[in-house]
Record summary
A computed fold for a 683-nucleotide part of an RNA from a Mollicutes bacterium, annotated as large-subunit ribosomal RNA, domain II. The coordinates come from a structure-prediction model, not an experiment, and the mean pLDDT is 85. The source organism's lineage runs through Bacteria, Bacillati, Mycoplasmatota and Mollicutes. Its Rfam family is "Bacterial large subunit ribosomal RNA".
Context: one part of a larger RNA
RNA sequence: GCCGGCGAGUUAUGGUGUUGUGCAAGGUUAAGUGGAAUACACGGAGCCGAAGUGAAAGCGAGUCUUAAUAGGACGCUUUAGUACAAUGCUGUAGACCCGAAACCGAGUGAUCUAGUCAUGAGCAGGUUGAAGUAGUGGUAACACACUAUGGAGGACCGAACCAGGAUACGUUGUAACGUGUUUGGAUGACUUGUGAUUAGCGGUGAAAUUCCAAUCGAACUCGGAUAUAGCUGGUUCUCCUCGAAAUAGGUUUAGGCCUAGCCUUGAAGAUUUUACUCUGGGGGUAGAGCACUGAAUGUGGGAUGGCCGCAUCUAGCGGUACUGACUACAAUCAAACUCCGAAUACCAGAUGUUAUAGCUUCAGGAGUCAGUUUAUGGGUGAUAACGUCCAUAUGCGAGAGAAAAACAAUUCAGACCACCAGUUAAGGUCCCUAAAUAUAUGUUAAGUGGGAAAGGAUGUGGAAUUGCACGAACAGCUAGGAGGUUGGCUCAGAAGCAGCCAUCCUUUAAAGAGUGCGUAAUAGCUCACUAGUCGAGUGAUUCUGCGCCGAAAAUGUACCGGGGCUAAACAUAUUACCGAAGCUGUGGAUUUAUAUGUAAAUAUAAGUGGUAGGGGAGCGUUCUAAAUGCACUGAAGAUAGACCGUGAGGACUAUUGGAGCGUUUAGAAGUGAGAAUGCCGGU
Numbered sequence: 001g002c003c004g005g006c007g008a009g010u011u012a013u014g015g016u017g018u019u020g021u022g023c024a025a026g027g028u029u030a031a032g033u034g035g036a037a038u039a040c041a042c043g044g045a046g047c048c049g050a051a052g053u054g055a056a057a058g059c060g061a062g063u064c065u066u067a068a069u070a071g072g073a074c075g076c077u078u079u080a081g082u083a084c085a086a087u088g089c090u091g092u093a094g095a096c097c098c099g100a101a102a103c104c105g106a107g108u109g110a111u112c113u114a115g116u117c118a119u120g121a122g123c124a125g126g127u128u129g130a131a132g133u134a135g136u137g138g139u140a141a142c143a144c145a146c147u148a149u150g151g152a153g154g155a156c157c158g159a160a161c162c163a164g165g166a167u168a169c170g171u172u173g174u175a176a177c178g179u180g181u182u183u184g185g186a187u188g189a190c191u192u193g194u195g196a197u198u199a200g201c202g203g204u205g206a207a208a209u210u211c212c213a214a215u216c217g218a219a220c221u222c223g224g225a226u227a228u229a230g231c232u233g234g235u236u237c238u239c240c241u242c243g244a245a246a247u248a249g250g251u252u253u254a255g256g257c258c259u260a261g262c263c264u265u266g267a268a269g270a271u272u273u274u275a276c277u278c279u280g281g282g283g284g285u286a287g288a289g290c291a292c293u294g295a296a297u298g299u300g301g302g303a304u305g306g307c308c309g310c311a312u313c314u315a316g317c318g319g320u321a322c323u324g325a326c327u328a329c330a331a332u333c334a335a336a337c338u339c340c341g342a343a344u345a346c347c348a349g350a351u352g353u354u355a356u357a358g359c360u361u362c363a364g365g366a367g368u369c370a371g372u373u374u375a376u377g378g379g380u381g382a383u384a385a386c387g388u389c390c391a392u393a394u395g396c397g398a399g400a401g402a403a404a405a406a407c408a409a410u411u412c413a414g415a416c417c418a419c420c421a422g423u424u425a426a427g428g429u430c431c432c433u434a435a436a437u438a439u440a441u442g443u444u445a446a447g448u449g450g451g452a453a454a455g456g457a458u459g460u461g462g463a464a465u466u467g468c469a470c471g472a473a474c475a476g477c478u479a480g481g482a483g484g485u486u487g488g489c490u491c492a493g494a495a496g497c498a499g500c501c502a503u504c505c506u507u508u509a510a511a512g513a514g515u516g517c518g519u520a521a522u523a524g525c526u527c528a529c530u531a532g533u534c535g536a537g538u539g540a541u542u543c544u545g546c547g548c549c550g551a552a553a554a555u556g557u558a559c560c561g562g563g564g565c566u567a568a569a570c571a572u573a574u575u576a577c578c579g580a581a582g583c584u585g586u587g588g589a590u591u592u593a594u595a596u597g598u599a600a601a602u603a604u605a606a607g608u609g610g611u612a613g614g615g616g617a618g619c620g621u622u623c624u625a626a627a628u629g630c631a632c633u634g635a636a637g638a639u640a641g642a643c644c645g646u647g648a649g650g651a652c653u654a655u656u657g658g659a660g661c662g663u664u665u666a667g668a669a670g671u672g673a674g675a676a677u678g679c680c681g682g683u
Base pairs, nucleotide, nucleotide: 001683002682003681004680005679006678011093012092013091014090015089016088017087018086019085020084021083022082023081026048027047028046032042033041034040052059053058062074063073064072065071096234097233099231103224104223105222106221107220108219114198115197116196117195118194119193120192121191122190123188125157126156127155128153132149133148134147135146136145137144161185162184163183165182166181167180168179169178200216202212203211209218237618238617239616240615241614242613247260248259249258250257251256261368262367263365264364265363266362267361268360269359277350278349279348280347281346287340288338289337293334294333295332297330298329299328300327301326305322306320307319308318309317310316371396372395374393375392376391377390378389379388380387401412402411403410416588417587418586419585421584422583423582427578428577429576430563431562432561436575438574439573440572441571442570443569449565455549456548459546460545461544462543463542464541465540466539467538468537476533477532478531479530480529482506483505484504487501488500489499512527516525517524589608590607591606592605593604594603595602596601619672621669622668623667624666625665626664627663628662629661630660637656638655639654640653641652643650644649
């Protein structure tokens, strides 16, 4: 991992609703007694209801408050309860099941290990050579020196022994901490045997929260105990019907709850509700505007203030590249500006349509409180985000099918079942791949199509405006392109061509006081301009369609799904076809409403996607009761099969098996497994 078995809303007792049954202004017994009995009978204590009100005494269709007969509060005037059973939910209990880390109590542990106590044991060999002592020398005497002797030391080297610093192996190991090599201590704060001692709110600790039996920031065992778990996981048969939420307020609240909202079931009620049209409303958004509040630009006028000059008998006068209130004109900006002002939306009313729709009230049961995409209006952010926060709508969530290669949230479209029928939507029709190698007219040459900007360009199509042109244009070729003059200035020089100023006149068919190259400056080349030659179009500008460049990325072509395509690309128009669980057809099932009907049923109409969740109807398992059956001429169980039922499931036949087992109607539950890192067994 697989297979088999086991495995989770139960029971008791209160409350409350629904359904059923009995009796009913009443209903009902409990313990207990009799009894074989749970039957049946007895048992009326007690409980609920028929009257309320007050804290109460109490009073009573009233009562309380009060001084009150005032007012007010709760009642009456308006009668259905009660007992039992089943069932939904709920309180109290372990309360659907499994799951903590922990807390407390009572005990058991120092055979591991830490410290201590008592009593024993162990340490090859080698080295060094302290004190002391002796002798000799030495001193006035000491001191001191030397030579011997001596044998000290948490001394040295190194086995046993103890340790565990480094490294390799080992890592489902030989080993739940080891092995090899190497290393440290090795007469000491040494190592070790045996016996004893210290106990968990504790001991012990050369101190690491270390050790206290492979367990230690508080051991282990049993008990309180099914601790508690707003958390995670799991929770077992079928069909039918309706069908959510991810929001608001509050919360030691934010991944939990309560109330409301949204779902469902039942009862009652009223008439409405929805959509369209019309009518009537209020508004201050979009837009716009500058009349207010602010922001902000230019020009003119311009007070005040500053600065400069003049002047004084008092006053002042003039100027100003300063300031600039206020004002006129022009042109702007605003979520917290408005002289204005929509579309929608919202509210109310009316007419018609709709009635299995919607609404209101009461009662039972929920779930939901992490949402999300896209479009639109906004805040925030960077007019970033598959960002974040609001609003409106749709979808997903809880929605299958077709398209988008694949692709919750995009496009089309809402799946009751069956069919080897038809017809369409989005999207498609060369092949993969169902259907046009369709038609017509154009465009594109870039594989653009099939990724991208500012910017760039005689790409190419279309539409315009305009200049020149057979009185000869544009391009090419031939020729000219001159004189005053080297204009003046500047300058070393400046002669068309460094720079500044001016930019005339003449000869001409035409020729600038010069377009560019060039020189130190000249020179030289060239252009504008002109003539000739040639002989029909040639320039400029604007708008626009489709293309080009701009264009570098990491596994492998890899920016059409692929092949491949010059249409099988793009634009416009047309016809045909394909294409879905859409729609239609045929058959069937089922729900609700209405009508008929005792019912069964029939007809008509509208339905039947679905998570959480509500409601309804069933299948099967074990046992019980009653009735009724089967079985050695073969029960249950097993194996196989093309049968029946919408399904859970149920028959039948054959073989196996070898002794019990069904059906109907009721009842009671240890009543249905694929998941819980489920438990046990097998493999």

RNAcentral holds the full RNA, with entries from ENA.